[in-house]
A computed fold for a 475-nucleotide part of an RNA from a bacterium, annotated as small-subunit ribosomal RNA, 3' major domain. The RNAcentral record of the full RNA draws on ENA and SILVA. Its Rfam family is "Bacterial small subunit ribosomal RNA". Gene Ontology terms of the family: structural constituent of ribosome and ribosome. The coordinates come from a structure-prediction model, not an experiment, and the mean pLDDT is 81.
Context: one part of a larger RNA
RNA sequence: UGACGGGGGCCCGCACAAGCGGAGGAACAUGUGGUUUAAUUCGAUGAUACGCGAGGAACCUUACCUGGGCUUAAAUGUAUGGUGCAUUCAGGCGAAAGUCUGAUUUCCUUCGGGACUCUAUACAAGGUGCUGCAUGGUUGUCGUCAGCUCGUGCCGUGAGGUGUCGGGUUAAGUCCCAUAACGAGCGCAACCCCUAUCGUUAGUUGCCAUCAGAUAAUGCUGGGGACUCUAGCGAGACUGCCGGUGUAAACCGGAGGAAGGUGGGGAUGACGUCAAAUCAGCACGGCCCUUACGCCCAGGGCUACACACGUGUUACAAUGGCCGAUACAAAGAGCAGCGACUUGGCGACAAGGAGCUAAUCUCUAAAGUCGGUCUCAGUUCGGAUCGAAGUCUGCAAUUCGACUUCGUGAAGGUGGAUUCGCUAGUAAUCGCGCAUCAGCCAUGGCGCGGUGAAUAAGUUCCCGGGCCUUGUACA
Numbered sequence: 001u002g003a004c005g006g007g008g009g010c011c012c013g014c015a016c017a018a019g020c021g022g023a024g025g026a027a028c029a030u031g032u033g034g035u036u037u038a039a040u041u042c043g044a045u046g047a048u049a050c051g052c053g054a055g056g057a058a059c060c061u062u063a064c065c066u067g068g069g070c071u072u073a074a075a076u077g078u079a080u081g082g083u084g085c086a087u088u089c090a091g092g093c094g095a096a097a098g099u100c101u102g103a104u105u106u107c108c109u110u111c112g113g114g115a116c117u118c119u120a121u122a123c124a125a126g127g128u129g130c131u132g133c134a135u136g137g138u139u140g141u142c143g144u145c146a147g148c149u150c151g152u153g154c155c156g157u158g159a160g161g162u163g164u165c166g167g168g169u170u171a172a173g174u175c176c177c178a179u180a181a182c183g184a185g186c187g188c189a190a191c192c193c194c195u196a197u198c199g200u201u202a203g204u205u206g207c208c209a210u211c212a213g214a215u216a217a218u219g220c221u222g223g224g225g226a227c228u229c230u231a232g233c234g235a236g237a238c239u240g241c242c243g244g245u246g247u248a249a250a251c252c253g254g255a256g257g258a259a260g261g262u263g264g265g266g267a268u269g270a271c272g273u274c275a276a277a278u279c280a281g282c283a284c285g286g287c288c289c290u291u292a293c294g295c296c297c298a299g300g301g302c303u304a305c306a307c308a309c310g311u312g313u314u315a316c317a318a319u320g321g322c323c324g325a326u327a328c329a330a331a332g333a334g335c336a337g338c339g340a341c342u343u344g345g346c347g348a349c350a351a352g353g354a355g356c357u358a359a360u361c362u363c364u365a366a367a368g369u370c371g372g373u374c375u376c377a378g379u380u381c382g383g384a385u386c387g388a389a390g391u392c393u394g395c396a397a398u399u400c401g402a403c404u405u406c407g408u409g410a411a412g413g414u415g416g417a418u419u420c421g422c423u424a425g426u427a428a429u430c431g432c433g434c435a436u437c438a439g440c441c442a443u444g445g446c447g448c449g450g451u452g453a454a455u456a457a458g459u460u461c462c463c464g465g466g467c468c469u470u471g472u473a474c475a
């Protein structure tokens, strides 16, 4: 100087408390461990691994296993030599990859050769093989915590200290006062984006108040820019104003205002820590393989299953289930696509097919509301599992796809110790969309809107963190 303390002081955080909803019990989905296996490819392992890399494992992917094949090789180039091919067709073997046989067979030319192809030799290849403890780059975490440093000066023999401490204040090393310190940098804040209000500009594909026309009906048409909306530019919030407290910084209350003290959300992550993660995204040093640890192909495996754990979905019902009627979004996507509408089918879907490269056309709500029924049951709860018949995608659904219909109708009556999330348009609950994608094991991920709470006016305790101080046989 740090680190640590079941030392002290001050302070903060969904850290506790106060609440709401979950997990831990059940079934299933998914990941992991273990076991099994020819193989169940590899990595990630307290917090910071375990719906993680994977934003799509039937083939492919694919790295694994078994078997069949290739050896300058799947791609490209150079040098030397040879050839006329390449392509196409036919046939044999074969699961395919491949291999064998036969036929077919170039262009330019100064006839020396050249272009191109194939082939031989040599040199470069190739490796998801090892080392993340040789590395770059990227990332997690402490933590969006308020810290981490420098120049000059001063103090100390020196390591170092001071500044950065103290008194207040703040979300903040934020600001004020004081001060052997005076200044400065990286962080904080602000500048950026979305959102909440208004103005203005612009009105098409959007809108429709007024006027007119038309229809069974509809902004449907003429027309209009008022309104909504769209998207560019501005305004607006600054403790600016008032009162109180205070030396000040600031704090408390109030007015006006759409918004009030960082308005809400996002992006943004200091010096560093964990020899943290990644050589399998990529790059790269070293080591290793070279008729194989490289390359091609078929089939299998990554989907196994006594069991253990994590993350989720669905439930256990009446604030509910089922049936009928009916209302209201936002954000996105669409041409090998979205597909209105009509017809067929109980249905998944099929046949025909308008419109739309989109504010134009299409995909588009559910909870809700209004009626009816069920009456507390393992039930009209719950839907696992299994049987049968189908639909669709795709060369191909057996291992191993999703969906539909009929039948079947398991566990489960709110879950021990323990444990997680959340402070407001949040939790809870309801549906919608997108990426990946032929299809899909999506209950995952990322977004969007609808409905919409309770509690906290406290800091004794648990956890993590910041500052000061104290002890130490630790570095």
Base pairs, nucleotide, nucleotide: 001475002474003472004471005470007469008468009467010466011465012464013463015459016458019422020421021420022419023418026314027313028312029311030310031309032308033307034305035304042053043052064300065299066298067297068296069295070294076124077123078122079121080120081119082118084116088103089102090101091100092099093098106115107114108113126289127288129287130286131285135283136282137278138277139276140274142272147186148185149184150183151182152181153162154161155160166177167176168175192266193265194264195263197235198234199233200232201231202230203229207224208223211222212221213220238260241254242253243252244251245250316415320374321373322372323371324370325369326368332363333362334361337356338355341352342351343350344349381412386407387406388405389404390403391402392401428451429450430449431448432447433446434445